[in-house]
Context: one part of a larger RNA
RNA sequence: CGUCCGGAGAUUUGAGGGGAGCUCUCUCUAGUACGAGAGGACCGAGAGGGACAGACCUAUGGUGUGCCAGUUGUUCCGCCAGGAGCAUAGCUGGGUAGCUAUGUCUGGUAUGGAUAAGCGCUGAAAGCAUAUAAGUGCGAAGCCAUCCCCAAGAUAAGAUCUCCCACCCCUGUGAUUUAUUGCAGGGGGUAAGACCGCAAGUAGACUACUUGUUUGAUAGGCGGUAGGUGUAAGGAUAGUAAUAUCUUUAGCUUAACCGUACUAAUGGUCGAGGG
Numbered sequence: 001c002g003u004c005c006g007g008a009g010a011u012u013u014g015a016g017g018g019g020a021g022c023u024c025u026c027u028c029u030a031g032u033a034c035g036a037g038a039g040g041a042c043c044g045a046g047a048g049g050g051a052c053a054g055a056c057c058u059a060u061g062g063u064g065u066g067c068c069a070g071u072u073g074u075u076c077c078g079c080c081a082g083g084a085g086c087a088u089a090g091c092u093g094g095g096u097a098g099c100u101a102u103g104u105c106u107g108g109u110a111u112g113g114a115u116a117a118g119c120g121c122u123g124a125a126a127g128c129a130u131a132u133a134a135g136u137g138c139g140a141a142g143c144c145a146u147c148c149c150c151a152a153g154a155u156a157a158g159a160u161c162u163c164c165c166a167c168c169c170c171u172g173u174g175a176u177u178u179a180u181u182g183c184a185g186g187g188g189g190u191a192a193g194a195c196c197g198c199a200a201g202u203a204g205a206c207u208a209c210u211u212g213u214u215u216g217a218u219a220g221g222c223g224g225u226a227g228g229u230g231u232a233a234g235g236a237u238a239g240u241a242a243u244a245u246c247u248u249u250a251g252c253u254u255a256a257c258c259g260u261a262c263u264a265a266u267g268g269u270c271g272a273g274g275g
Stems, first nucleotide, its partner, number of pairs: 001153001006164007016150004022050007034039001052107005060101004067094005072087006111145003118138004167188010193270004197213005218264003221260005227253003234247005
């Protein structure tokens, strides 16, 4: 820009395109059919796997450089005590969210249609025969659907639902009842709504997408909870002391959850008048 000559917001149909399509072992049927025996089924029913693929983080683990604790050396906070910096994050033991696999869940099935090789029915040419010439069946992990994803610029531009309404001015032209009206064009303020801006993240290279924008829980802060770490500092007691015990399942706590307007989300620009 186009998509019915009105403007918007949602939900969709599917022309067309893409993806997937794998396979093994065991059990029953049945030691049956078959076979002298050795051996050993078709058909059908079920169970468990491998590889591959997708999604996810409840659990199992990993990571987790702004969480907690222990600890070495050294410098500093005047000293003690208690801390801070540096040493790979100093080292070590754990670990929330997120991300993640080796973890969890799911998938290939089944069915229909047209067929290939192949197997047929009826049947002439050619009194027979012949699956073929007319006619008519079966038949594959393959093909087309069925399953999943994208999809109306599919210009044949589709469908459904919902929202907004018929404003004001000017120019040209035609009618007339001479101040009204029809048509064409232009401009203005708006509606539903959209965009920009701003606070953000379930999103993300940018963009896009999603949420919110005071009629507000969008982010930060604050309060509480969960989870993590593992019992802080100070004090008291015991011990010469190192240290231990009590106060104390304490203290501290990132991304999680619930709440709370304290802080920051100020505002601006577009956008129909047709049928």
Overview:
This is a predicted structure of a 275-nucleotide part of an RNA (large-subunit ribosomal RNA, domain VI) from a Dehalococcoidales bacterium. The source organism's lineage runs through Bacteria, Bacillati, Chloroflexota, Dehalococcoidia and Dehalococcoidales. It was read from a public genome assembly. The coordinates come from a structure-prediction model, not an experiment, and the mean pLDDT is 85. It matches the Rfam family "Bacterial large subunit ribosomal RNA".